[in-house]
RNA sequence: GCCUCGAUAGCUCAGCUGGUAGAGCACGUCCUUGGUAAGGACGAGGUCACGGGUUCGAGUCCCGUUCGAGGCU
Numbered sequence: 001g002c003c004u005c006g007a008u009a010g011c012u013c014a015g016c017u018g019g020u021a022g023a024g025c026a027c028g029u030c031c032u033u034g035g036u037a038a039g040g041a042c043g044a045g046g047u048c049a050c051g052g053g054u055u056c057g058a059g060u061c062c063c064g065u066u067c068g069a070g071g072c073u
Stems, first nucleotide, its partner, number of pairs: 001072007010025004019056001027043005049065005
């Protein structure tokens, strides 16, 4: 230098063929207990890496940039 893959909640990751962004763990409140743990109910938490484009509508499609992983020379 070139190619491929990835970037989504605090962490690990889903998100199909473009149509209201989700799960588990963690966190908060409550229930339960003499008190913890475990269990249960409810809740909070998101610039979908960044900048553009296409579209009525983009996490998803297209281009560029940044970062990470791998490969080729």
The prediction has a mean pLDDT of 81. Transfer RNA from a Pseudomonadota bacterium, 73 nucleotides, folded computationally. It was read from a public genome assembly. The source organism's lineage runs through Bacteria, Pseudomonadati and Pseudomonadota. Its Rfam family is "tRNA". Rfam links the family to the GO term triplet codon-amino acid adaptor activity.